[in-house]
RNA sequence: ACUUUUCAUGGAGAGUUUGAUCUUGGCUCAGGAUGAACGCUGGCGGCAUGCCUAAUACAUGCAAGUCGAACGGGAACCACUUCGGUGGUUCCAGUGGCGAACGGGUGAGUAACACGUAAGGAACCUGCCCUGAAGACGGGGAUAACCGCGGGAAACUGCGGCUAAUACCCGAUAGGAUGUCCGGACGCAUGUCCGGACGUUGAAAGGCGCGUACGCGCUGCUUCAGGAGGGCCUUGCGCAGCAUUAGCUAGUUGGUGGGAUAACAGCCCACCAAGGCGACGAUGCUUAGCUGGAUUGAGAGGUCGAUCAGCCACACUGGGACUGAGACACGGCCCAGACUCCUACGGGAGGCAGCAGUAGGGAAUCUUCUUCAAUGGGCGAAAGCCUGAAAGAGCAAUGCCGCGUGAGCGAUGAAGGCCUUCGGGUCGUAAAGCUCUGUCGUCAGGGAAGAACAGUGGUGAGAGGAAAUGCUCGCCACUUGACGGUACCUGUCAAGAAAGCUCCGGCUAACUACGUGCCAGCAGCCGCGGUAAUACGUAGGGAGCAAGCGUUAUCCGGAAUUAUUGGGCGUAAAGCGUGCGCAGGCGGCCUGGCAAGUCAAAUGUGAAAUACCAUGGCUCAACUGUGGAAAGCCAUUUGAAACUGUCAGGCUUGAGUACGGUAGAGGUUAGCGGAAUUCGGUGUGUAGCGGUAAAAUGCGUAGAUAUACCGAGGAACACCAGUGGCGAAGGCGGCUAACUGGACCGGAACUGACGCUGAGGCACGAAAGCGUGGGUAGCAAACAGGAUUAGAUACCCUGGUAGUCCACGCCGUAAACGCUGAGAACUAAGUGUUGGGGUUGUACCCAGUGCUGCAGUUAACGCAUUAAGUUCUCCGCCUGGGGAUUACGGUCGCAAGGCUGAAACUCAAAAGAAUUGACGGGUCUCCGCACAAGCGGUGGAGCAUGUUGCUUAAUUCGAAGAUACGCGAAGAACCUCACCAGGCCUUGACAUGCAUCCGAUCGCCUUAGAGAUAAGGCUUCCCUCCGGGGCGGAUGCACAGGUGGUGCAUGGUUGUCGUCAGCUCGUGUCGUGAGAUGUUGGGUUAAGUCCCGUAACGAGCGCAACCCCUGUCGAUAGUUGCUAACAUUAAGUUGAGGACUCUAUCGAGACUGCCAGUGAUAAACUGGAGGAAGGUGGGGAUGACGUCAAAUCAUCAUGCCCCUUAUGGCCUGGGCUGCAAACGUGCUACAAUGGCCGGUACAAAGAGUAGCCAAGUCGCGAGACGGAGCUAACCUUCCAAAGCCGGUCUCAGUUCGGAUCGGAGUCUGCAACUCGACUCCGUGAAGCUGGAAUCGCUAGUAAUCGUGGGUCAGCAUACCACGGUGAAUACGUUCUCGGAGAUUGUACACACCGCCCGUCAUACCACGAGAGUUCGUAACGCCCGAAGUGGGUGGCCCAACCGGUUCGCCGGAGGGAGCCCCCGAAGGCGGGACGAAUGAUUGGGGUAAAGUCGUAACAAGGUAUCCCUACGGGAACGUGGGGAUGGAUCACCUCCUUU
Repeated sequence: ACUUUUCAUGGAGAGUUUGAUCUUGGCUCAGGAUGAACGCUGGCGGCAUGCCUAAUACAUGCAAGUCGAACGGGAACCACUUCGGUGGUUCCAGUGGCGAACGGGUGAGUAACACGUAAGGAACCUGCCCUGAAGACGGGGAUAACCGCGGGAAACUGCGGCUAAUACCCGAUAGGAUGUCCGGACGCAUGUCCGGACGUUGAAAGGCGCGUACGCGCUGCUUCAGGAGGGCCUUGCGCAGCAUUAGCUAGUUGGUGGGAUAACAGCCCACCAAGGCGACGAUGCUUAGCUGGAUUGAGAGGUCGAUCAGCCACACUGGGACUGAGACACGGCCCAGACUCCUACGGGAGGCAGCAGUAGGGAAUCUUCUUCAAUGGGCGAAAGCCUGAAAGAGCAAUGCCGCGUGAGCGAUGAAGGCCUUCGGGUCGUAAAGCUCUGUCGUCAGGGAAGAACAGUGGUGAGAGGAAAUGCUCGCCACUUGACGGUACCUGUCAAGAAAGCUCCGGCUAACUACGUGCCAGCAGCCGCGGUAAUACGUAGGGAGCAAGCGUUAUCCGGAAUUAUUGGGCGUAAAGCGUGCGCAGGCGGCCUGGCAAGUCAAAUGUGAAAUACCAUGGCUCAACUGUGGAAAGCCAUUUGAAACUGUCAGGCUUGAGUACGGUAGAGGUUAGCGGAAUUCGGUGUGUAGCGGUAAAAUGCGUAGAUAUACCGAGGAACACCAGUGGCGAAGGCGGCUAACUGGACCGGAACUGACGCUGAGGCACGAAAGCGUGGGUAGCAAACAGGAUUAGAUACCCUGGUAGUCCACGCCGUAAACGCUGAGAACUAAGUGUUGGGGUUGUACCCAGUGCUGCAGUUAACGCAUUAAGUUCUCCGCCUGGGGAUUACGGUCGCAAGGCUGAAACUCAAAAGAAUUGACGGGUCUCCGCACAAGCGGUGGAGCAUGUUGCUUAAUUCGAAGAUACGCGAAGAACCUCACCAGGCCUUGACAUGCAUCCGAUCGCCUUAGAGAUAAGGCUUCCCUCCGGGGCGGAUGCACAGGUGGUGCAUGGUUGUCGUCAGCUCGUGUCGUGAGAUGUUGGGUUAAGUCCCGUAACGAGCGCAACCCCUGUCGAUAGUUGCUAACAUUAAGUUGAGGACUCUAUCGAGACUGCCAGUGAUAAACUGGAGGAAGGUGGGGAUGACGUCAAAUCAUCAUGCCCCUUAUGGCCUGGGCUGCAAACGUGCUACAAUGGCCGGUACAAAGAGUAGCCAAGUCGCGAGACGGAGCUAACCUUCCAAAGCCGGUCUCAGUUCGGAUCGGAGUCUGCAACUCGACUCCGUGAAGCUGGAAUCGCUAGUAAUCGUGGGUCAGCAUACCACGGUGAAUACGUUCUCGGAGAUUGUACACACCGCCCGUCAUACCACGAGAGUUCGUAACGCCCGAAGUGGGUGGCCCAACCGGUUCGCCGGAGGGAGCCCCCGAAGGCGGGACGAAUGAUUGGGGUAAAGUCGUAACAAGGUAUCCCUACGGGAACGUGGGGAUGGAUCACCUCCUUU
């Protein structure tokens, strides 16, 4: 590069359980579909489709007739006529033939050989049609029509008479059929076929035409044979649910004989036998027409069975037959019933589930149309007639498909709408405008295909024939279109007539504004809405689809959510309590045979349509033509023989047997033993005992408890004892004996697959409980009493009965658990232990029983040779939570109850494991004035102050546990001020801008008024380019203003945890993941401080340090500060000085640096030295990530909302100070550690010019006068006080205490009444140390003493600072509170102020029971019994044929009516079964909501919880017995890991 071959067209997820995660698991969504319906909207065409409900009832019309070439007759017309008729055409009722059994409708019934598929009929039928053969002879009697007479309202009908046939009857013929007999051939068989003999049985010489006339043709008829097509019967397989339907069946199952049928058969009958079906689901009930196919799906499957096609069934309901080739018959008959109609009341008629149509029902489904032109059907020789089959049209967006509603250009990005950060953005090239086009539409014109047959006429050829008619094949002409003047074509006109619906929180494509304010509403799920809603409503904008779009309903999918493909069962739902075992399923190794399964090939079948592929036709498509492929399965034939199966033979390894050993609480029965409890007796002995957290009930002076001895009785068996043993499980524990089951080991003698599992079934089965009879020491439900408690039906205590024990019999359940079915095989190790073997001793082997652990597995936890690993076999079980371990039914039980086991309704979850937190009346470690040890307070009094409450016109507002309450407020008489009353203003008290007008403004004065204000008077401006501007005022617009609301819209600031030591990140690693690690561990620290270790290594914010003050020293510098020396003064006053103090700048110093010890040679700790200071020296500032929707919209700022002649502004007065009460924080006290009086000493830190204010004078004093100094180390405030010295008071409501009140004053200030502070005189309340409770403080601290400052005109017991004097105590961390860390449990995550259970009460919902009541369904028993088939039949009746005949008739054969019998629908009676509806009352359940009572559970949930059972209780629940761990904590034992 070429060639060939093969395979394949196919699979998406998301939301929702949680603080987060993984899993389990349900719910929901996205897709497709529909005979659909509803809402809004609606231009056209093509093709389809159109009562899914009441198989309800039906008015009216039509839907099956036709043939005169079967027959007699009648009527009309025409022709001829000898006028008697004859012939012809058309039509009609009747006889007769064919059809009416097709076509059309519907799906009630049917769970069935109904259907599908494949076979069979040697057990059958078949009209018309086709092919072949043969035949068609001789006779006969009726009858309708018609005529006459009647009955009846009608429907209809009786009697008499005439007549025909392709109507009916008899005979002849006979290759058919059948019976008997004989022979032959064939078949798996019953049997079939052929031949022969004998008997029986069967036909329409019709019609039409030709004609050279005795024939021919066509058609019809009879018989036989065959075919095609149709039908009938039989069988295999397939084809719903319920087992809460488990037993059904008497013609039932079979046989013999007969009948019946087209035919087999209990199909029917007689007799005989006792069978038949069923867990591989009979019977019953419920539901349902079946299929090709439709739909969905990757497929496997699931659902459906409209239209089209095949089959079945039905035709008002039920029964029945007749006719016929075919029916038990949709537009036939008979009967019964229901209903409707007519009626003269006597009686009759009817059956749309045919097409239209009507009523009704319903969410819902069309025209009372046209035509036989085509296709098809019936009849006919044909023309033709009939055909609601069919072809068409109409109506409906019901569906599918196609087309259109215009195209190009067009920015001033118009107007308008909406939004806006006010700049703009968007609708949007969209519109307008300009230029085009003409699908469609209007009008006009043209105009198909569908028509081929067939007939008539003409004509040609062919076969046959004597010829003709006729037959076959052609040609020509004429005639036939409902749809419909439709499709289509051409022209004309003008963008002219033509877009909606849903959605826009996530899923899910698409966002803003306004309105609303948990309202109205939305919602498929999650959910949205409580004043800034992308979720409600509206608008603008956007997204999607589009003549439709949404909604609802249903189905499939997604859903691996019933799992064959393709799931699970330790803890999520799920292993039966355990074993034995029938059926069933599965089954070791080798050899041979067979060929059922299996596999392969071929043949048949698998209707058509549909679907797929190819290719055609409508302009395309939908639609449709043709061809092809495919089609699981099924049947037959042939083959293969590996596997399964089966048959035969063998083997030993599975299984078992025998033998030799071994261990054991294995089971049953009997006997024996000691310790202890209790009781009884006796003795000793005396006042208590007992019990609890503490008590009491109880026992005891009638002698208890205690103690000693003796006795009685029952129950249980200490130590040994052990993740030891045995057993199937439950379970089994003193010793001995008897009987008995199983297991293990050893060697390898025997059998030779004998095995595994196991639905039903059977047996065993703790405790409690039940029955009968015993027994009863202890314990102990119930019960009683005492406590506890709000209560205490409990926990605790004292008693105590069933019961616990024994025998026999029931029950049959447990957390009956390893929450793990049984069996088999395989798959690393290590280490204990029991039994056996083995070894000198370790090793080693087998069977059990534990732990650790790899691979693997698991959602994880975990499991891991004792699997939850990898596989096989069998059984059981699960499919969201609740309802519900329920109801009903069945079954078992003496009962209690057990087993089986739903639904309605309701929720969107319920659940498992693990993670991070939080919490615990869990554990461990640590810290803190947290407790303890101390000191002083508060709580009691009076007052101050704040708060609540109350009051009020107002008592403005905020703060509310800690973390509000001497807080905002560092200071309310007016102001402040926000509150109240009254009086006033409205562009405003204040800002900016615009327009117009005016001229000042300011200041001063007068009058009125409470004032705000109003009126008046005096005075009177600057710049200029002369337009004007500045400034001020008035008017009007924009706007101002708001201590109005929202701190839950916010910024900023602040409190608190807490100056607690924490909070995180990057990278890496581990984990599916949330997350973990780091940050845990061992030490240490005030500290996540540091060290060591370490899958971590680093880093950040915090800690610490850096900053300030203070403590020591030094240097520098000395004014206003200081004064040692020298001078001087009253005085550091002055000179002088820098030495000291001090001031204020820079430095030094302290770092566990040094030593010793401890510790791990670390970090560090303890002690020491030195030092002013020692381990952070003391104090301050400094407050991590975050928590409390903490506080503040009233400091300020600010979004939104609200007010705008007022919620804004001004003013006067009032209020914030109001006072039955309560609370917080303080001051002063209650006194002698004191009060008072006198004298006297020592600070620090501040402040000061509208200020501090000296000296001096006056006043008792507050203070006044006065004025020096000081913008401050200078002057002033400024005398500090406690203290010290001296005196007095002497324990009292006082010489304590000072409230309250009276009087008189001072000061500030416009103003001191409400409502200031202070002074003086007088007055002299409560209070004698404070209940429960509670606060602060660890050293210059508490306590105590005074001083200053801010605020401020004035006002301080508050606040913020300053110094003076100056303690006590800390054993220690058990407890309280708070915090940090680790660990553990959790049902909490709004995080314990959590969660949550049950009764009761209220409302609603569905369900169960219920004296019953009503209705229905299918049977059963009996009665009655229509029509009708069959059978019987005395008498009666009857044309054909036969015999006889006297010719009248008689008899026979045969038939008929009537009657009888069997069966028999409907009906009646009866008792049951099943189902439905309803029912006073009643039971539990569910839901709701802020109800009531408790607090059962979750933490050790405060008595661990739970299971079974019994008893009790308002309720959760409690108690007893036995059991589980799915119990926390601590200790011990054992095992394991590391060393």

Predicted 3D model of a 1539-nucleotide RNA (small-subunit ribosomal RNA) from a Mollicutes bacterium. Its mean pLDDT, the model's own confidence on a scale to 100, is 82. Rfam family: Bacterial small subunit ribosomal RNA.